Background
This is a predicted structure of a 488-nucleotide part of an RNA (small-subunit ribosomal RNA, 5' domain) from an uncultured Campylobacterota bacterium. Its mean pLDDT, the model's own confidence on a scale to 100, is 85. The full RNA is in RNAcentral, with records from ENA and SILVA. Rfam family: Bacterial small subunit ribosomal RNA. Gene Ontology terms of the family: ribosome and structural constituent of ribosome.
Context: one part of a larger RNA
RNA sequence: AGUGAACGCCGGCGGCGUGCUUAACACAUGCAAGUCGAACGAUGAAACUGGUGCUUGCACCAGCGGAUUAGUGGCGCACGGGUGAGUAAUGGAUAGGUUACCUGCCUCAUAGUCUGGGACAACAGUUGGAAACGACUGCUAAUACCGGAUAUUCCCUACGGGGGAAAGAUUUAUCGCUAUGAGAUGGGCCUAUCUCCUAUCAGCUUGUUGGUAAGGUAAUGGCUUACCAAGGCUAUGACGGGUAGCUGGUCUUAGAGGACGAUCAGCCACACUGGAACUGAGACACGGUCCAGACUCCUACGGGAGGCAGCAGUGGGGAAUAUUGCACAAUGGGGGAAACCCUGAUGCAGCAACGCCGCGUGGAGGAUGACGCAUUUCGGUGUGUAAACUCCUUUUAUCAAGGAAGAAAUUUGACGGUACUUGAUGAAUAAGCACCGGCUAACUCCGUGCCAGCAGCCGCGGUAAUACGGAGGGUGCAAGCGUUACUC
Numbered sequence: 001a002g003u004g005a006a007c008g009c010c011g012g013c014g015g016c017g018u019g020c021u022u023a024a025c026a027c028a029u030g031c032a033a034g035u036c037g038a039a040c041g042a043u044g045a046a047a048c049u050g051g052u053g054c055u056u057g058c059a060c061c062a063g064c065g066g067a068u069u070a071g072u073g074g075c076g077c078a079c080g081g082g083u084g085a086g087u088a089a090u091g092g093a094u095a096g097g098u099u100a101c102c103u104g105c106c107u108c109a110u111a112g113u114c115u116g117g118g119a120c121a122a123c124a125g126u127u128g129g130a131a132a133c134g135a136c137u138g139c140u141a142a143u144a145c146c147g148g149a150u151a152u153u154c155c156c157u158a159c160g161g162g163g164g165a166a167a168g169a170u171u172u173a174u175c176g177c178u179a180u181g182a183g184a185u186g187g188g189c190c191u192a193u194c195u196c197c198u199a200u201c202a203g204c205u206u207g208u209u210g211g212u213a214a215g216g217u218a219a220u221g222g223c224u225u226a227c228c229a230a231g232g233c234u235a236u237g238a239c240g241g242g243u244a245g246c247u248g249g250u251c252u253u254a255g256a257g258g259a260c261g262a263u264c265a266g267c268c269a270c271a272c273u274g275g276a277a278c279u280g281a282g283a284c285a286c287g288g289u290c291c292a293g294a295c296u297c298c299u300a301c302g303g304g305a306g307g308c309a310g311c312a313g314u315g316g317g318g319a320a321u322a323u324u325g326c327a328c329a330a331u332g333g334g335g336g337a338a339a340c341c342c343u344g345a346u347g348c349a350g351c352a353a354c355g356c357c358g359c360g361u362g363g364a365g366g367a368u369g370a371c372g373c374a375u376u377u378c379g380g381u382g383u384g385u386a387a388a389c390u391c392c393u394u395u396u397a398u399c400a401a402g403g404a405a406g407a408a409a410u411u412u413g414a415c416g417g418u419a420c421u422u423g424a425u426g427a428a429u430a431a432g433c434a435c436c437g438g439c440u441a442a443c444u445c446c447g448u449g450c451c452a453g454c455a456g457c458c459g460c461g462g463u464a465a466u467a468c469g470g471a472g473g474g475u476g477c478a479a480g481c482g483u484u485a486c487u488c
Stems, first nucleotide, its partner, number of pairs: 001487003005484005012359006018352002020317001025315003029312003034075003039072002042069001048063007082270003091195008101187002106183008114148004123138006154163003168175003196242003203233003208230008245267004249260004272293005295306004323349001325348003331345001332343004362392004372383004397425006406415001432477005437458003443472005453460002
């Protein structure tokens, strides 16, 4: 000098930040990922029109209408948000490579969008189960699924040939769909250099090192398998052990260094523990699936359900860390043609002197120097212009009135009747903490008597203690001041 701090005493306000560093401990409750009816079948509300009945403003029927959504289907759910357990290199940083690769949505270009078919949900019926959830039979639509045709380009090829596509919708202006090429964006993989401690870890290795062939992948590769060879790494520290997410940066410092890696940003890893794949452009997937395990819960004992290291919140641990808040108004994201819906991302508010910055707690005058208190050589001295008193001011406070920008566009503002402005009232609402032997700014009296105690170091205290305790006075900082811990 610093801190994501804590503790003690004290505490007026505002702005901007920050806030489980410990148990990657366990979690009640609510919310955190949906959306599209302009893909589809189904359902078919209100309103309106017409008719009938009449009880004269209600019922019924028909038309029109299109609300609503459980289901099929599409896109999203791989983003955003959290945490740092693991990881010393399958990580990170920097610089390259990829003729060894992929890329939904987006942009551009070219060509096309022809013709058929069979199902399965929903639904209806029957039925099992306590529940979770099913089973059977029958009906049905599609941008769901499957054939055929065509395809310059595309893929494979022994160069003969072979293979491969599409989907429609509506309010008729568009949005889609298919193939190929290019771009953009996002990724995969590879290489080089750097990346903590330990030799009281010295040898390590058999898919190990290389080759051939095959498999596998979007793609290279012992990535995997068979065969062949016997290699490969290592005191320039292999192998083992310990510790640890990495970086931009942060703190310190004249610098070099040292320490750290909260908030913000980039990358990585993880999602109760371990394993696995499915779907998909993308996951081996936090709020998906399956298996195993531990734990918790329900049960009719047959069987089921769950995963806050999302936002709040609870218990526990701890010296210690906040509200079960408001809003999608803005910014951004998902879906949709749009209206719009969703969004604990985000914007805001609440709590905390946790930090930084700013402001205030009044100003001027006022002495034959009041009172009190302390001290005294009893004369006085200090507190001290300090107070009282006089005259002002109103930051702040309280009350009242007005009242934004943030909204780009005629609609739309959570914050918020907030910020701010004006007026009124009245010094009114607002000072503490540590220290005073030396280091180190600041001294006397009383009490105590090696006791009680102090202490960062030196050291104080055994009857005149500037060092303990109290008082008066003083010094330093100030809405803070000290102490403790840690770093330089």